[in-house]
Model confidence (mean pLDDT): 83 of 100. This is a predicted structure of a 1462-nucleotide RNA (small-subunit ribosomal RNA) from an uncultured bacterium. Its Rfam family is "Bacterial small subunit ribosomal RNA". Rfam links the family to the GO terms structural constituent of ribosome and ribosome. RNAcentral holds the sequence, with entries from ENA and SILVA.
RNA sequence: GACGAACGCUGGCGGCGUGCUUAACACAUGCAAGUCGAACGGAUGGCCUGGUUUUUGGAUUGGGUUGUUAGUGGCGAACGGGUGAGUAAUACGUGAGUAACCUGCCCUCUUCUUUGGGAUAAGCUCUGGAAACGGGGUGUAAUACUGGAUAUUCCUGUCUGGACGCAUGUUUGGGUGGGGAAAGGUUUUUUCUGGUGGGGGAUGGGCUCGCGGCCUAUCAGCUUGUUGGUGGGGUGAUGGCCUACCAAGGCGUCGACGGGUAGCCGGCCUGAGAGGGUGACCGGUCACACUGGGACUGAGAUACGGCCCAGACUCCUACGGGAGGCAGCAGUGGGGGAUAUUGCACAAUGGACGGAAGUCUGAUGCAGCGACGCCGCGUGGGGGAUGAAGGCUUUCGGGUUGUAAACCUCUUUUAUUCCUGAACAAGGCUUGGAUUGUUGUCUGGGUUGAGGGUAGGGGGUGAAUAAGCGCCGGCUAACUACGUGCCAGCAGCCGCGGUAAUACGUAGGGCGCGAGCGUUGUCCGGAUUUAUUGGGCGUAAAGAGCUCGUAGGCGGUUUGUUGCGUCUGCUGUGAAAACGCGGGGCUUAACUUCGCGCGUGCAGUGGGUACGGGCAGGCUAGAGUGCGGUAGGGGAGAUUGGAAUUCCUGGUGUAGCGGUGGAAUGCGCAGAUAUCAGGAGGAACACCGAUGGCGAAGGCAGGUCUCUGGGCCGUUACUGACGCUGAGGAGCGAAAGCGUGGGGAGCGAACAGGAUUAGAUACCCUGGUAGUCCAUGCUGUAAACGUUGGGCACUAGGUGUGGGGGCCUUUCCGGGUUUCUGCGUCGUAGCUAACGCUUUAAGUGCCCCGCCUGGGGAGUACGGCCGCAAGGUUAAAACUCAAAGGAAUUGACGGGGGCCCGCACAAGCGGCGGAGCAUGCGGAUUAAUUCGAUGCAACGCGAAGAACCUUACCAAGGCUUGACAUACGCCGGGAUCAUGCAGAGAUGUGUGGGUCUUUGGACUGGUGUACAGGUGGUGCAUGGUUGUCGUCAGCUCGUGUCGUGAGAUGUUGGGUUAAGUCCCGCAACGAGCGCAACCCUUGUCUCGUGUUGCCAGCAUUUGGUUGGGGACUCACGGGAGACUGCCGGGGUUAACUCGGAGGAAGGUGGGGAUGACGUCAAAUCAUCAUGCCCCUUAUGUCUUGGGCUUCACGCAUGCUACAAUGGCCGGUACAGAGGGUUGCGAUACUGUGAGGUGGAGCGAAUCCUUUAAAGCUGGUCUCAGUUCGGAUCGGGGUCUGCAACUCGGCCCCGUGAAGUUGGAGUCGCUAGUAAUCGCGGAUCAGCAACGCCGCGGUGAAUACGUUCUCGGGCCUUGUACACACCGCCCGUCACGUCACGAAAGUUGGCAACACCCGAAGCUCAUGGCCUAACCGUGUUUUGCGGGGGGAGUGGUCGAAGGUGGGGUUGGCGAUUGGGACG
Repeated sequence: GACGAACGCUGGCGGCGUGCUUAACACAUGCAAGUCGAACGGAUGGCCUGGUUUUUGGAUUGGGUUGUUAGUGGCGAACGGGUGAGUAAUACGUGAGUAACCUGCCCUCUUCUUUGGGAUAAGCUCUGGAAACGGGGUGUAAUACUGGAUAUUCCUGUCUGGACGCAUGUUUGGGUGGGGAAAGGUUUUUUCUGGUGGGGGAUGGGCUCGCGGCCUAUCAGCUUGUUGGUGGGGUGAUGGCCUACCAAGGCGUCGACGGGUAGCCGGCCUGAGAGGGUGACCGGUCACACUGGGACUGAGAUACGGCCCAGACUCCUACGGGAGGCAGCAGUGGGGGAUAUUGCACAAUGGACGGAAGUCUGAUGCAGCGACGCCGCGUGGGGGAUGAAGGCUUUCGGGUUGUAAACCUCUUUUAUUCCUGAACAAGGCUUGGAUUGUUGUCUGGGUUGAGGGUAGGGGGUGAAUAAGCGCCGGCUAACUACGUGCCAGCAGCCGCGGUAAUACGUAGGGCGCGAGCGUUGUCCGGAUUUAUUGGGCGUAAAGAGCUCGUAGGCGGUUUGUUGCGUCUGCUGUGAAAACGCGGGGCUUAACUUCGCGCGUGCAGUGGGUACGGGCAGGCUAGAGUGCGGUAGGGGAGAUUGGAAUUCCUGGUGUAGCGGUGGAAUGCGCAGAUAUCAGGAGGAACACCGAUGGCGAAGGCAGGUCUCUGGGCCGUUACUGACGCUGAGGAGCGAAAGCGUGGGGAGCGAACAGGAUUAGAUACCCUGGUAGUCCAUGCUGUAAACGUUGGGCACUAGGUGUGGGGGCCUUUCCGGGUUUCUGCGUCGUAGCUAACGCUUUAAGUGCCCCGCCUGGGGAGUACGGCCGCAAGGUUAAAACUCAAAGGAAUUGACGGGGGCCCGCACAAGCGGCGGAGCAUGCGGAUUAAUUCGAUGCAACGCGAAGAACCUUACCAAGGCUUGACAUACGCCGGGAUCAUGCAGAGAUGUGUGGGUCUUUGGACUGGUGUACAGGUGGUGCAUGGUUGUCGUCAGCUCGUGUCGUGAGAUGUUGGGUUAAGUCCCGCAACGAGCGCAACCCUUGUCUCGUGUUGCCAGCAUUUGGUUGGGGACUCACGGGAGACUGCCGGGGUUAACUCGGAGGAAGGUGGGGAUGACGUCAAAUCAUCAUGCCCCUUAUGUCUUGGGCUUCACGCAUGCUACAAUGGCCGGUACAGAGGGUUGCGAUACUGUGAGGUGGAGCGAAUCCUUUAAAGCUGGUCUCAGUUCGGAUCGGGGUCUGCAACUCGGCCCCGUGAAGUUGGAGUCGCUAGUAAUCGCGGAUCAGCAACGCCGCGGUGAAUACGUUCUCGGGCCUUGUACACACCGCCCGUCACGUCACGAAAGUUGGCAACACCCGAAGCUCAUGGCCUAACCGUGUUUUGCGGGGGGAGUGGUCGAAGGUGGGGUUGGCGAUUGGGACG
């Protein structure tokens, strides 16, 4: 795009079309084929008229006229109408032929139309039957039937000419035999019409031939009337169409035969075309008419509405017997997703009959039903902003629906109503007139319309009567809100939905089409995705394992000929309709009509002859032969050699050997292994040996001999296109395997044992059978690979190597150049998706063959062929998925590689893991034990401090505009304050006093409205902040270049660095964020300033106290210094590195701050902020009490220890950095002590904290669960605080647990570090702090090195990974579902075959029987005989039926096999 469509929602009008695609299923009822009285005899009705009779009702009988008609007869019924079952060719289309034929009615020409005869239906009568339908007798007519006459260019026999052709033959003359016709009717008359024979025409058919159009080879052979001939028969006609005989043919890979499917065509749909699909309507043709068979009649049938027979079904029946055939039009049932009225009319067109009028006509013309299709029209037009209301939305401002509506004005198509009103009627019929010899012609009147009072026209009325459907994530035009929450659902493909869904549902809005719109189905297109036009095969699917060769396809050069292909002109045909163009008619269009074109085809005919083909003749460039050389693991057979293994014998010799990662099994004192000598046997051939050789491929390797194939080079003697490819076919064909017979050393499937392992039916070891070897036969497959079929030609080169030849040079070795032929490698153009290929093409062309068409199922099933088997070959489908695959890219990963780094390992020191306690977490518990953090990167974390508060949790008691903010309305009161009572308190309820003011209020109580409030949810909606990889050295960009592209390059490489740090090189050149530096601190020096700091010298005092000083320390502020700067070695004259000097410090001096692009949906909604959701007398808020402090247990981080490098008791020395007014708090007094009393000084370089401790020194303890260790418990105090019960710290006395250095494992640290010692601070009333953050004192050991562990960086490689190895993914098993195969069997269909039976019917025969016409004869009355005919009977053929065994194709099938999906 299309449709004979269906379904869903919706539906105003008209025109034109169209409507059982399924059950060729069954059919009630009505109709669809009759007509002619001008063929015939009758019967019968009316009218006119005459007679007879009469009881005036009538009856009867003549004549005329006009109707009806059962029957005989004629024509028609073979057309028209329906359907598509069958049919793959007896069909159709197209073009020929018929010299092998027919043709009623029609036209034309011509002849004739003569004379007889006997019946029969009807009728009447008798009779059978339920009916259908008959039977007998009698009797009548014809255009019915029939004898005779005559007759031609008729038929036929024979004789004899002419002309022609296409073989048989055709045609036309002449003569002579035989045969053959007829019908009448009508009319007053004329006439008209019929009949007969013949010729011609037209029309319609029959038969034959060429070409053309489906699938299947898992159908490869078919055929006996088969193929041909002769004779005969039959037909309208040819012919095995039929028959007898003879011959053995005929068809087939160019697809016979079989199976499946199907009416064919003009056309229709689609497509640019070529094609593909289709065959409704309309037209041509064929076939069929309940199923099968058969003939009759006829011009024509093997006959839809005829006949006979058989069968199935239905109906009637008196049970004896009969009737029927909608695939005609309507209609019914059924089937189905689905398809209409039991309508009107012969007015028109056409048909049958008729002289005509006319009759018949479900053909046809019309109407009805259906949006089924196409076409046309309408549902209003113009104005109209306050941008109304309402809806939706919102950032609350608005926006949108939207000029849309309302409102004003106009129009009236359609619908409605009233009136009018066709064409289709040419013609026919009828009746006048004129003319005419007649037929006839002209003219006037009347009559004839189903559709239909329809189409059309005019008037009235009033916007009045008329809009839906689908879609809105992308493809694809059109977006928001709410609801839902992987649910409900959507979906053509991708996919959407798990709480902010433009994808579901609804709404608003929008987009598209519009009386329709969507969905489903089917076909074509897009699809160059079957490729003729117009594809491919190295790796994506695809080159057969290789060669030979048949058919076929293709084929060098030249001459002649032919004219088959081919080109061109003309002729015929290619129906009409359709289609295209140009016109015409309906108001337009659809529709219809006229003309032209088209119809690409087929046939005939006239030319042309280049090219292809045929035929004939040459040539030598292709191909082959000869001759001369040459290399080689080419093949077959025979024979022979040495090394090695094993075995046997003997000698020597002794305890092990062997084997492995390490072992064991095994062998060995019966003497192994080792070693020497001899022997046996089998298999394989080291070195040479090589991207070297040979072969078609498989493949081929010691030597020699024999036989043998092919190649290459040279020569140009010979043949003269002999060529290439190759469907089928044939041969060869590794390894393994199979059969038979040998052989068997080594190796070695299976098997056994030992190991390894979770297991180990494996890898490793010890053994070991088939096999491996030979002969012979089979098998016929491999990653049989260059994953690249064969042949020929053309298209730059460089280089290596095997085999030959020529030329130049050369004493020799050799060298150079060129040519042919092999094998490699690099590479230009070109090709390729890329990778890559590139004269050995995957380039450019030609020829031939094979093969491919998404993945899986499956190279499987079934069937066939081959095989001894194993199996091979050929080779599907159901079902299922939306991918499978190729090449390349970037990452990530690897029990891949290279380089490098880090307390990463190693080397060390000290810990943790065991004990007790502290703290945190899990778990359990609980009314609550609030919440968060969960590998590293949660767990002394948020928390720098939970008794109340904090507090978020629980219980109980209260409040509801609220504990807190803003605003407004109304009412009241001054507010703050002091105090009593009740209560656990919040709170409630009293009492007292009383300050302002601009009378607005500040302040406050009550009430009401907006709102407050939420540590409620979502860190996976977010901002901000943070952790981590990681202070790792990386991460990117612009321009350029390369690539089809993703991307690459830069950033890689060589060095170097802590560093993408720097240098060099380079299709790159630059730049940015990171690194480094700039900042702070510390280490040295210097300058300035000296108070509260300092004190060398001078006084004074022994308190830097004071005077004084600024030298020093120190403090504060500012500078200097370090830069690989200098020297030497190395290095590329580099970067840099190693060593050295100087220096307080040396190679980023030490420490800190500083954290690139990004990763982890990492953490946090409970710091804060915030979207959305949720609560609103509660999830808010106040209060009291409780809880966060529970405890069988597990984990993490710490502290204290286990002791002598120690504990305890004395004495004694030296810091730094902090803090302090609700504070630090001295001297003094007091208490054993915590502390208390007290208050000097200090808002602090001044005073206080403040005694630093380890250390040093003296004493004691003496290796014990202790004078170690301090948990736990009892008692007593003290401090803070409203309050230490749950639940604080500290002190004193007493008590005195575990613990004697800690398993597997694991952590920190590289120098002022680890270890060890104390001090301070924040938070804080107090403190569970042993935590955290700082400070100083004392002060080590070790690093060979980078193999390994962990983490990281760069380069490279592989990848089937990309939520990226915590990836992906294979197979069994279990369960469910589905389709398929096998299966003992069972049950259907189809087509044949054999036999039996054998209807109707045609045909053949026929004693007897029956028989009007003709002939003969006769008593002339019927008789007899003959010819002819018939019934009956019999035979051949023959449908259905029966029996039988096979074939083929379906269904079902216990069980079973693999497959697919979950």